Notes:
A computed fold for a 246-nucleotide part of an RNA from a Lewinellaceae bacterium, annotated as large-subunit ribosomal RNA, domain VI.
[in-house]
Context: one part of a larger RNA
RNA sequence: CGUAUGAGAAUUGAGUAGAGCUGCACCAAGUACGAGAGGACCGGUGCGGACGAAGCUCUGGUGCACCAGUUGUCAUUCCAAUGGCACGGCUGGGUAGCCACCUUCGGAAAGGAUAAGCGCUGAAAGCAUCUAAGUGCGAAACCAACUACAAGAUCAGUUCUCACUUCAGGCCCGUCAGAGAUGAUGACGUUGAUAGGCGACAGGUGUAAGCACAGUAAUGCAUGGAGCUGAGUAAUUACCCGUACG
Numbered sequence: 001c002g003u004a005u006g007a008g009a010a011u012u013g014a015g016u017a018g019a020g021c022u023g024c025a026c027c028a029a030g031u032a033c034g035a036g037a038g039g040a041c042c043g044g045u046g047c048g049g050a051c052g053a054a055g056c057u058c059u060g061g062u063g064c065a066c067c068a069g070u071u072g073u074c075a076u077u078c079c080a081a082u083g084g085c086a087c088g089g090c091u092g093g094g095u096a097g098c099c100a101c102c103u104u105c106g107g108a109a110a111g112g113a114u115a116a117g118c119g120c121u122g123a124a125a126g127c128a129u130c131u132a133a134g135u136g137c138g139a140a141a142c143c144a145a146c147u148a149c150a151a152g153a154u155c156a157g158u159u160c161u162c163a164c165u166u167c168a169g170g171c172c173c174g175u176c177a178g179a180g181a182u183g184a185u186g187a188c189g190u191u192g193a194u195a196g197g198c199g200a201c202a203g204g205u206g207u208a209a210g211c212a213c214a215g216u217a218a219u220g221c222a223u224g225g226a227g228c229u230g231a232g233u234a235a236u237u238a239c240c241c242g243u244a245c246g
Base pairs, nucleotide, nucleotide: 001152005163006162007161008160009159010158011157015149016148017147018146021049022048023047024046025045026044027043033038051106052105053104054103055102059100060099061098062097066093067092068091069090070089071086072085073084074083075082076081111143112142117137118136119135120134164246169241170240173189174188175187176186177185203229204228205227210223213220214219
């Protein structure tokens, strides 16, 4: 821009893409078969491998302004307590998020038309013959089925609702995240919990500082599963677009 009024929703599916794998064990059954040795079809059940999708409850990784321990040095304020720098100084853990080594699920079943192949009926050719007329079965391949997208499918589809003009609706602006390079998408905007802050709880770390007590002291112990705990500031009314019953 189009989809011949504008708008908000919900849809159909022409079509496109994806997926399609496979092992072992058990039952049937030591049965059918076979002199024996051996040893099934058909049907059913369970456990896996690789691959794929989704997710973070578990397990684990990361987690650079979370917590603790600790070395050297400098500083605040001498002690104590803290802070800066040294690869986040080093070390031990670790929330969310992201992730796999983790978790859950998937390939199916049933169907259509067939291939090789197996047939039925059956002539040409009194027989025979699956084929010439006719007709049945038959594979992970094909078409559907399953999953995702999908009306620019220009043959531009369908349904519902709203509006009839500063109208419905949208943009812009502000706070944002299940979204995100930017646009976009989605949530909220005082008739407000959208983000921050604060409070509570969970999770993390692991018993803070101070004071008392014990010890010459380092230190220990009690208060006490304590203390700390991960991102700044301010939320507007408007303006603008939308041009007319198609």